Transfer RNA from a Candidatus Pacearchaeota archaeon, 73 nucleotides, folded computationally. The RNAcentral record of the sequence draws on ENA. The prediction has a mean pLDDT of 82. The organism belongs to Candidatus Pacearchaeota, within Archaea. Rfam family: tRNA. Rfam links the family to the GO term triplet codon-amino acid adaptor activity. The family's RNA type in Rfam is transfer RNA.

RNA sequence: GGGACAAUAGGUAAAUGGCUUAUACCGUGCGGCUCCAGACCGCAAAUUGGGGGUUCGAUUCCCUCUUGUCCCA
Numbered sequence: 001g002g003g004a005c006a007a008u009a010g011g012u013a014a015a016u017g018g019c020u021u022a023u024a025c026c027g028u029g030c031g032g033c034u035c036c037a038g039a040c041c042g043c044a045a046a047u048u049g050g051g052g053g054u055u056c057g058a059u060u061c062c063c064u065c066u067u068g069u070c071c072c073a
Stems, first nucleotide, its partner, number of pairs: 001072007010026004018056001028044005049065005
């Protein structure tokens, strides 16, 4: 220099352009249970890397930037 892939709650992952509240597990907070704690049960909060575009509608498609991994020279 050329190319491929990835980026989603605090963490790990799902979600092939559709409705409403983006879902699950772990974690966190509150409550129950307990003498207390753990385990267990219930409830809650929190998320699409930044910017732009296409579309009636974008986590999903396109461009660009950033970061990471890998391949070629």